[in-house]
Context: one part of a larger RNA
Molecule: small-subunit ribosomal RNA, central domain
Organism: metagenome
RNA sequence: CUGGGCGUAAAGGGCGCGUAGGCGGCCGGACAAGUAAGUGGUGAAAUCCCCGGGCUCAACUUGGGGUCUGCCAUUUAAACUGUCUGGCUGGAGUGCAGGAGAGGGCAGCGGAAUUCCUGGUGUAGCGGUGAAAUGCGUAGAUAUCAGGAGGAACACCGGCGGCGAAGGCGGCUGCCUGGACUGCGACUGACGCUGAGGCGCGAAAGCUAGGGGAGCAAACAGGAUUAGAUACCCUGGUAGUCCUAGCCCUAAACGAUGGAUACUUGCUGUGGGGGAGUCAAAUCCUCUGUGGCGGCGCUAACGCAUUAAGUAUCCCGCCUGGGGAGUACGGUCGCAAGGCUGAAACUC
Numbered sequence: 001c002u003g004g005g006c007g008u009a010a011a012g013g014g015c016g017c018g019u020a021g022g023c024g025g026c027c028g029g030a031c032a033a034g035u036a037a038g039u040g041g042u043g044a045a046a047u048c049c050c051c052g053g054g055c056u057c058a059a060c061u062u063g064g065g066g067u068c069u070g071c072c073a074u075u076u077a078a079a080c081u082g083u084c085u086g087g088c089u090g091g092a093g094u095g096c097a098g099g100a101g102a103g104g105g106c107a108g109c110g111g112a113a114u115u116c117c118u119g120g121u122g123u124a125g126c127g128g129u130g131a132a133a134u135g136c137g138u139a140g141a142u143a144u145c146a147g148g149a150g151g152a153a154c155a156c157c158g159g160c161g162g163c164g165a166a167g168g169c170g171g172c173u174g175c176c177u178g179g180a181c182u183g184c185g186a187c188u189g190a191c192g193c194u195g196a197g198g199c200g201c202g203a204a205a206g207c208u209a210g211g212g213g214a215g216c217a218a219a220c221a222g223g224a225u226u227a228g229a230u231a232c233c234c235u236g237g238u239a240g241u242c243c244u245a246g247c248c249c250u251a252a253a254c255g256a257u258g259g260a261u262a263c264u265u266g267c268u269g270u271g272g273g274g275g276a277g278u279c280a281a282a283u284c285c286u287c288u289g290u291g292g293c294g295g296c297g298c299u300a301a302c303g304c305a306u307u308a309a310g311u312a313u314c315c316c317g318c319c320u321g322g323g324g325a326g327u328a329c330g331g332u333c334g335c336a337a338g339g340c341u342g343a344a345a346c347u348c
Base pairs, nucleotide, nucleotide: 003320004319005318006317007302008301012316014201015200016199017198021194022193023192025088026087027086028085029084030083031082033081034080035077036076037075038074039073040072041071042070048066049065050064051063052062053061054060091191092188093187094186095184096183097182098181103177104176105175106174107173108172109171110154115149116148117147118146119145120144121143125136126135162169163168206247207246208245209244210243211242215241216240220236221235222234223233258315259314260313261312262311263310266293267292268291269290270289271288272287273286274285275284276283297304298303321348322347323346330341331340332339333338
């Protein structure tokens, strides 16, 4: 390479938007590029294969045939692909009418709790642990009441509930704003799917500058434990955690399962709509989401099973024994930390 694969064995890109490209619904018409058939030309010889001949055989050599899988020209066909053209509505989108949601951004507001400060009451302890000690307290702590300050997070509701492409999103109100879903079937008429590069988003930690700092808490200090204890436990405690602006771009970024479309027995729960039904319900039908269990089928097994890991098609990404190694070198990005790309020798 031909292949075979990617939930757990190596392998799905962290996620989206989208460029080139690849692929693409139904019915007509035209063309004839692809495609198919015929004919002609060419495809040197040798080689190769087959049938014969010549050296006593063979190797070798020689005659004939085949092959040379191709290219060109020409004639024809028009199903399929393609191109052009006319039409269609089922894919896709728009419109109108609705309800649901921690989807995003900005601003304002609220209560509980912790800590601190001030004052009152009050007196000898508090705190902490397996037990203690460090620590705090007669300069009045802990406890309790009142007032104040400040920061961060939002108990109950809360739910194998919801929303988002992923990361993720949870007190309340207002403003701005994205998407999905349902009903109607009015409009456009294939406008679609995927997506190498590219662009954007991207938890936590970390970085730069300025603010903020209640609680928590790497580092650090002390007390214990222990043979030791650079730990686990305790008392403290700084970065950080928070905000604004800008970087970083990683993850068990996981469903360890790329996206899209179609098809393929079921039962049961739950979220959001619609229809039938009812006084209201129950119940039934239907669309969309999210769970559990299981059938065919699939699977090495485990298991998956209409939310497929089933049956198929299209496009992208990725894998090809373990270690060396996500290392070295080079390139590129970054303030740095480092990221991305990514070997080989050697060895088993």